[in-house]
RNA sequence: AGAGUUUGAUCCUGGCUCAGAUUGAACGCUGGCGGCAUGCUUAACACAUGCAAGUCGAACGGCAGCGCGGGGAGCUUGCUCCCUGGCGGCGAGUGGCGGACGGGUGAGGAACGCGUGGGAAUCUACCUGGCAGUGGGGGACAACCCGAGGAAACUCGGGCUAAUACCGCAUAUACCUUGAGAGGGAAAGCGGGGGACCUUCGGGCCUUGCGCUAUUGGACGAGCCUGCGUCGGAUUAGCUUGUUGGUGAGGUAAUGGCUCACCAAGGCGACGAUCGGUAGCUGGUCUGAGAGGACGAUCAGCCACACUGGGACUGAGACACGGCCCAGACUCCUACGGGAGGCAGCAGUGGGGAAUAUUGGACAAUGGGCGCAAGCCUGAUCCAGCAAUGCCGCGUGUGUGAAGAAGGCCUUAGGGUUGUAAAGCACUUUCAGUAGGGAAGAAAAGCAGAGGAUUAAUACUUCUCUGUCAUGACGUUACCUACAGAAGAAGCACCGGCUAACUCCGUGCCAGCAGCCGCGGUAAUACGGAGGGUGCAAGCGUUAAUCGGAAUUACUGGGCGUAAAGGGCGCGUAGUCGGUUCGAUAAGUCAGAUGUGAAAGCCCCGAGCUUAACUUGGGAAUUGCAUUUGAUACUGUCGAGCUUGAGUGUGGUAGAGGAAAGCGGAAUUCCGGGUGUAGCGGUGAAAUGCGUAGAUAUCCGGAGGAACAUCAGUGGCGAAGGCGGCUUUCUGGACCAACACUGACGCUGAGGCGCGAAAGCGUGGGGAGCAAACAGGAUUAGAUACCCUGGUAGUCCACGCCCUAAACGAUGAGAACUAGCCGUUGGGGGUAUUUGAAACCUUAGUGGCGAAGCUAACGCGAUAAGUUCUCCGCCUGGGGAGUACGGCCGCAAGGUUAAAACUCAAAGGAAUUGACGGGGGCCCGCACAAGCGGUGGAGCAUGUGGUUUAAUUCGAUGCAACGCGAAGAACCUUACCUGCCCUUGACAUGUCACUUUUUUCUUGAAAAAGAAAGUUCCCGAGUGAACACAGGUGCUGCAUGGCUGUCGUCAGCUCGUGUCUUGAGAUGUUGGGUUAAGUCCCGCAACGAGCGCAACCCUUAUUCUGUGUUGCUAUUUUUAGGAAACUCAGAAGACUGCCGGUGACAAGCCGGAGGAAGGUGAGGAUGACGUCAAGUCAGCAUGCCCCUUACACCCUGGGCUACACACGUGCUACAUUGGACGAGACAAUGAGAUGCAAUCUCGCGAGAGCAAGCUAACCUCAAAAACCCGGUCUUAGUUCGGAUUGCAGGCUGAAACUCGCCUGCAUGAAGCUGGAAUCGCUAGUAAUCGCAGGUCAGCCAUACUGCGGUGAAUACGUUCCCGGGCCUUGUACACACCGCCCGUC
Repeated sequence: AGAGUUUGAUCCUGGCUCAGAUUGAACGCUGGCGGCAUGCUUAACACAUGCAAGUCGAACGGCAGCGCGGGGAGCUUGCUCCCUGGCGGCGAGUGGCGGACGGGUGAGGAACGCGUGGGAAUCUACCUGGCAGUGGGGGACAACCCGAGGAAACUCGGGCUAAUACCGCAUAUACCUUGAGAGGGAAAGCGGGGGACCUUCGGGCCUUGCGCUAUUGGACGAGCCUGCGUCGGAUUAGCUUGUUGGUGAGGUAAUGGCUCACCAAGGCGACGAUCGGUAGCUGGUCUGAGAGGACGAUCAGCCACACUGGGACUGAGACACGGCCCAGACUCCUACGGGAGGCAGCAGUGGGGAAUAUUGGACAAUGGGCGCAAGCCUGAUCCAGCAAUGCCGCGUGUGUGAAGAAGGCCUUAGGGUUGUAAAGCACUUUCAGUAGGGAAGAAAAGCAGAGGAUUAAUACUUCUCUGUCAUGACGUUACCUACAGAAGAAGCACCGGCUAACUCCGUGCCAGCAGCCGCGGUAAUACGGAGGGUGCAAGCGUUAAUCGGAAUUACUGGGCGUAAAGGGCGCGUAGUCGGUUCGAUAAGUCAGAUGUGAAAGCCCCGAGCUUAACUUGGGAAUUGCAUUUGAUACUGUCGAGCUUGAGUGUGGUAGAGGAAAGCGGAAUUCCGGGUGUAGCGGUGAAAUGCGUAGAUAUCCGGAGGAACAUCAGUGGCGAAGGCGGCUUUCUGGACCAACACUGACGCUGAGGCGCGAAAGCGUGGGGAGCAAACAGGAUUAGAUACCCUGGUAGUCCACGCCCUAAACGAUGAGAACUAGCCGUUGGGGGUAUUUGAAACCUUAGUGGCGAAGCUAACGCGAUAAGUUCUCCGCCUGGGGAGUACGGCCGCAAGGUUAAAACUCAAAGGAAUUGACGGGGGCCCGCACAAGCGGUGGAGCAUGUGGUUUAAUUCGAUGCAACGCGAAGAACCUUACCUGCCCUUGACAUGUCACUUUUUUCUUGAAAAAGAAAGUUCCCGAGUGAACACAGGUGCUGCAUGGCUGUCGUCAGCUCGUGUCUUGAGAUGUUGGGUUAAGUCCCGCAACGAGCGCAACCCUUAUUCUGUGUUGCUAUUUUUAGGAAACUCAGAAGACUGCCGGUGACAAGCCGGAGGAAGGUGAGGAUGACGUCAAGUCAGCAUGCCCCUUACACCCUGGGCUACACACGUGCUACAUUGGACGAGACAAUGAGAUGCAAUCUCGCGAGAGCAAGCUAACCUCAAAAACCCGGUCUUAGUUCGGAUUGCAGGCUGAAACUCGCCUGCAUGAAGCUGGAAUCGCUAGUAAUCGCAGGUCAGCCAUACUGCGGUGAAUACGUUCCCGGGCCUUGUACACACCGCCCGUC
């Protein structure tokens, strides 16, 4: 110090979350030792039991109990009983002091309660300084004794008695009161010692100590007053009658309405009174860089409280925690009459709760009460116990040790890792354990001696010094030594990112995780386990809470055009801020000094425990408050001026500024009249509506209301809302010019007041047009809408309300400063010129660009969103919600003010790239249009769906599945089903052993099983056994490779460097032309380049050269000849090259010439970056998973060929452009040795028989067909059409039943050109005609792939449908419009 999370990506705004520190904590897992701290945060809930405040006999009368002494009795002579205050002492009582401290708690209280600083009208026991006293009397009451009542607590009556108890008298320096004459009021003794003198022998007396009384100082403590500070709510705005003040009196220790009587009517409050909520306050603690924020345990100061409420008494002090009285609740005792109690003291109990300890020891130390003292008391305190609750320290071993052991885990099977880790070897012994030793915390006091003080005194008492002696809860202390042995001592969380740390298995949106984002749907580093790793460590995590990060309430230190946020506008009160000069003052401000700011804590320097935590000494700090002395620049205040801010006067100017009255014309509508006739009106198209009772149209006249065309303008005026015919009256503001005057009079503005579009409300008018509601007609699935015909409130006027708008420039008002350029409105100026106009300068408005600067960007930019100042308003994640409740306003409608629960991790702004649009522009394509022929109807073929089945194997499913994988399912194929078999296997490799390859027979559907015969050697092969393994068309194409389809043969897709932008990105690739093309040219912050396009390749069209057999020609054949056709090879040819026009002097386009071919000549191959988790695990390959006497393998038969149905693709047709018959003519590509097969013979034919030739420019398949010619049929379900069926045959093949093809004869369905819809094709194309091939024994081929023959029509054109390309625009889409998303049910 930051990070994660909104998006496809970006910047910003903004919330949520995390990393840190901390805690009186709790919970989970784990747990060796010590030191120092800390430990009911909840029920101020209730409490059993014990203890927590007593002490003094040196105040007193006494004497119950104990001990000693004395006496007596019983007598077992050492015990019991009795008496005796004589002694030590002392229960109960009188009296004194203390129980107001110490200890606990935080309920209440928002207050002079606390903190801090001041103040005057007070008290203060014990302590201390001064001064003066302490004389002399009296009467009682407890205890005790007697009696009485009561269960008890306790109470009552009678009698005796003492005092430092009580009450007078005397005295009164001081003190109090006062009318200044005076008056009032005190005391107590006790102990020690003692030389004279006295004595009733008690003592007096003297002395000393402690007391006592009066008074005055001090100290300590307490009471009172006061400035300032001290939580949040305005959805609490008014509160107050002892209230505010005065006079007098009372009361108090003391001031005071503290209380009372009378008088006055005040007092407090927006600087927040009153009311309601919450809370003990502080030093400090935690956090933070600080400023701040949160908290107020332990320790310390203050306050308040003591079961709840109230009250006083005593006392120096209380309205009193362990005192009293009353009331209440609760608990306990009771004889029912009545009594007792108060743990928020220390322990402890119950309860509550996530949760917080022992019914311990001691007064040894420190401190307190009483006492002369010894001493007693002390749950204050000091210690111990329990708890990892926290902080700090220590340990759980150290060194060596590679065969890198075993085991675990992973693995590419080689290895890696756990890991020097372990074992082994050599050492050490802290801590714990056992044994022994052993400090300090202890000094006062006592006793003895010496010396001072006091005194008449060497008594007594007291002080100092010396010596001596006693006192320890902790404590088995700390610490030290010895002994033994690595021996007794490691866990917890995490490992997707944030955030350090990775693999395997299991699971399969299940189980689960999660602080945020988010993981999990079969290969999960995110779940669970394991191995490994990381972090911390006697702890580690989780939860809760606070601060931080959060500049996310911003004083330090934020914002408001569009993200949340400028009030609709003005006037103006309080308040804040305020020009210039001089003087004064010294409030603010600054400086010094003094006092205070408790201690502890924090910080610095030291010291003590072995260190640290901890403790302790000194310092600093305590930023504050008060007093005081100075300074005077600035601010304030006071005084005196000034003129530039502001204002006034004089003279002009422009204007839809406002209010009232009057006037005007055009138009609509209505009314009356004239002309006139069948429609008008309205719409996308219509209809409702109006019209023969005369509309619309047109002319004349009239009525009435509302609004003011042209001028008219990013023109004018106004604060905003807003303002538009003309005239008059009244009236506000602005601007300009020059001078004069006033002299800071100013700006802003919480509340307040006023204005405030439209709609709406009230009362009364008015009502032409328009027009919510409403009615009708259309549209539509519906149409409570959009469109049409009507139409009422309203719109208009007057008066009164309402008070809101995207009331917007989404931009508050005022002031100053900061480049330019161009318009426009109002005013002023000077110069030149012939007037005018124009140009220039200046000022006030109003617009467009733009510099610097600002901004997240867009943009703003002298009219700022720039740079500054002053004041006001407003914002703090989205939703809930501008809602609820409450208040105020309103006639109402409603307005204004304005939450919370709950819920989400976002919501949002600007810009970017895509995609999309029933957005725009440009362009292309058999995309449409123009044509030709089809499909969809029929029959059949074939594929698919569905259904069926033992099985109908599987895959392909919009275009881009469906004559597709399959270039050919009778068996095989075959993956499916039935049945029968087999288990190292049908197939591969490795090891061992054995045998020899063959034939025959039986069973069986076959596979196979069994039997018999034969066997000389080698290779090879086979068989058997046991394993490793084989095998799988089993799953996953969403784990993959490879291949393919599609957009699309569309013209696109990118990169390097540079430049621009905060950035995503842009530029290049856009623009102007052009092209089939990102093709080319020009321009340009771009310059180049790559993959695509084109070209290079193949075929074809022309020619030439070469080549001539198996080709061609002639012929009966051989020989021979030629080079036209033809074959093959090579070459030429076409490039907008030439001409004209056009274009920008370009690229190119148009036309022409020449040419076989002309603008890519035609066709093919060739498919950019990518998209569709497209298709394929069943072509092949392959990861993972699964099966292994089976999901593998072999065989038989069946199935893939089923059939109410639906769809796709085809064939044949429906006929005369035809059918049938006869005759005649012309191709090309191909194929052929398990093959093609001529000729001949037989058969009606399919075909059969014999068989030449051919490894093929040679022979064969092979007949091309449409076509041409001739006659026939004549519009008919036919001489069309051929399905279906019967019979008879042929061929292939082990085998044609399921289930082949072909032939002949017979039979002769449907169908007469096909609904909605839909497909192909732009030239040698469509259409039509046949031929060949692959697969193949044969063939369900009408399929597919090729070949040639004949050979058209049409394209005006790009509005529309579909698809695509480029530019641009909008977007809340990005899974990208098959998107997103709203409402109702």
Molecule: small-subunit ribosomal RNA
Organism: uncultured prokaryote